[in-house]
RNA sequence: CCAGAUGGCCGGAUGGCCGCCUUCGCGCCGCUCUUCGGAUCGGCGGCGGGGGAGGAAAGUCCGGGCUCCACGGAUACACGGUGCCGGGUAACGCCCGGCGGGCGCGAGCCUAGGGAAAGUGCCACAGAAAGCAAACCGCCCGGCCCCGAGGGGCCGGGUAAGGGUGAAAGGGUGCGGUAAGAGCGCACCGCGCGGCCGGCAACGGCGGCGGCAUGGUAAACCCCACCGGGAGCAAGACCGAAUAGGGAUGGCGGGCCUGCGGGCCAGGCGCGUUUCCGCGCCGCCAUCCGGGUAGGUCGCGCGAGGCGUCCGGCGACGGACGUCCCAGAUGAAUGGCCAUCCCCUGUUCACCAGGGACAGAACCCGGCUUACAGGCCAUCUGGCGCU
RNA sequence: UGGGGCGUAGCCAAGUGGCAAGGCAACGGGCUUUGGUCCCGUGAUCCCAGGUUCGAAUCCUGGCGCCCCAGCCA
Numbered sequence: 001c002c003a004g005a006u007g008g009c010c011g012g013a014u015g016g017c018c019g020c021c022u023u024c025g026c027g028c029c030g031c032u033c034u035u036c037g038g039a040u041c042g043g044c045g046g047c048g049g050g051g052g053a054g055g056a057a058a059g060u061c062c063g064g065g066c067u068c069c070a071c072g073g074a075u076a077c078a079c080g081g082u083g084c085c086g087g088g089u090a091a092c093g094c095c096c097g098g099c100g101g102g103c104g105c106g107a108g109c110c111u112a113g114g115g116a117a118a119g120u121g122c123c124a125c126a127g128a129a130a131g132c133a134a135a136c137c138g139c140c141c142g143g144c145c146c147c148g149a150g151g152g153g154c155c156g157g158g159u160a161a162g163g164g165u166g167a168a169a170g171g172g173u174g175c176g177g178u179a180a181g182a183g184c185g186c187a188c189c190g191c192g193c194g195g196c197c198g199g200c201a202a203c204g205g206c207g208g209c210g211g212c213a214u215g216g217u218a219a220a221c222c223c224c225a226c227c228g229g230g231a232g233c234a235a236g237a238c239c240g241a242a243u244a245g246g247g248a249u250g251g252c253g254g255g256c257c258u259g260c261g262g263g264c265c266a267g268g269c270g271c272g273u274u275u276c277c278g279c280g281c282c283g284c285c286a287u288c289c290g291g292g293u294a295g296g297u298c299g300c301g302c303g304a305g306g307c308g309u310c311c312g313g314c315g316a317c318g319g320a321c322g323u324c325c326c327a328g329a330u331g332a333a334u335g336g337c338c339a340u341c342c343c344c345u346g347u348u349c350a351c352c353a354g355g356g357a358c359a360g361a362a363c364c365c366g367g368c369u370u371a372c373a374g375g376c377c378a379u380c381u382g383g384c385g386c387u
Numbered sequence: 388u389g390g391g392g393c394g395u396a397g398c399c400a401a402g403u404g405g406c407a408a409g410g411c412a413a414c415g416g417g418c419u420u421u422g423g424u425c426c427c428g429u430g431a432u433c434c435c436a437g438g439u440u441c442g443a444a445u446c447c448u449g450g451c452g453c454c455c456c457a458g459c460c461a
Stems, first nucleotide, its partner, number of pairs: 001383010012341007020052007027044004032039002054358001058369002061367005066232004079228005084098005099113001100111004114223002119221002121217003136163002138159009171189006190212001191210003195206004236298004246289007254265004267282006305324008342356005388457007397411003405441001413429005434450005
C1' cells in the first nucleotide's frame, strides 16, 4: 500500500432572531371560604428560569413490570413453546464463556445440536434389489452339449471384491488368504461396550475388549425433560352534564252537592269475542335520588434510571461510592430563517450551484429482527514492496 | 390493541414433499382471396432471504406487501 475479519462510536457543529409543547417561580384577573393576615381552584394572546425524539422511537416477534378478571379438581389433561454444557439476568426463544460438527490459507464465521435397539409413517424416478436386503452384468467351481480349438451355450451351485443405478446398496484402506470371494485372519481408521485420567459439565485423551450387530428422516407423527391461567393503558379508578327514560315526595287538573271538614260521579288506552261487567296503565309542574352516555381528571414519568471513579469476573454482568432529575402530547409540541464551518456531487485548485441517510415517542422496561447517506476509532489476518 | 387470511406467467387460478395442471390474453405458424372461427406451438427467480431434507411452491425461521374481522353505550 492492497484485500479482508471482529468489536465499538457518531448520526452535522457553533452563534443570532422568531415561534411551539410542558413544568416551576413571580405578577395580574376571577370564583368560593375567611379569624380580613390569607387559603383553595381556574385563567393570562404577562415576565423570568428548567426540560423537549431515536439508535432504531419501526415491525409488534419474544420476555417482564403494572392493572383487571378467573381460580375445586389444576405442579393435571389438552394445546402451544423451548431443547449440547456451564454461567448472567427480574425474566427470556436474549446475552457471555466453553464443547461437538461444518466452512475458510488465515484473522474468523455458521450451527433448532435431546431421543431413530418404544411404536407408526415416508424414502419418488432409476435400479436386480430401498429395509426380516438383493444375483442384472461380471468372477469362480461342477456337469452336459457345440466347436473353426481362440472359445461359446444350457443347467446346478458359490461369490457383495469389480461394473452399473441411486442421495443412500448392511463399515473404509492396505496386506494376507481363497477356486473366486468374504472381518475369513491381521494392521490402522471408524463404530459399540466397559475401565482409568483431565474437566463442575457438555466433552476430550489413553490403553482394553468386541469382528461389526441398530441405513436415513423427529424444521413427519411421536417419546422424554422444562416453561406457560386469561386479557390488555380502548387495562383500570374517580368526577360527571344536556336530552330521553326509571324511582320517590309534594302540588295542580273535568262535572255535581256542600254546613268548606269533605262526599259522589265521570274521561282515554289495552286485554278478557261483544252490551253489561272485571283487570291493568295514565296528564302537567316542582324538588330529590340512583344507573349511565358525552366530556373531564388520574393511571403518566424516581426508573430492573443516566453519568463518572474504583473493585470482583476471561466475559455477559455484579458490588461500593459520588453526582444528576432528563419529553409527557391527545386536531397531537420537539420547528423555521440567517451567518460561519464540516461532508458529498458538479473533470483537478479557487469561485459558484445543488444536496445532508433511515426515520419520528404515546403506559413503561429488557431483548431480537428489519431500515440506514456518510464518517471515525481500536485490535487482528493474508499478500506485495522497502529498510 | 387483538385475531384471521392471501401472495404461483399480463389476468384468473389448481397443485401441500418427487418434471408447476387449466382457462383468458399476447406472440409465431397452419387453414382462408382477406378477416373472424378452428388447429398447432411459445413463455414461471412459485413475494424475498436463510435453513431442514437426497430432493422445497409445499416444512421451519426471519422479512416485505396486501386484504378482512373484533372492541364502548343506549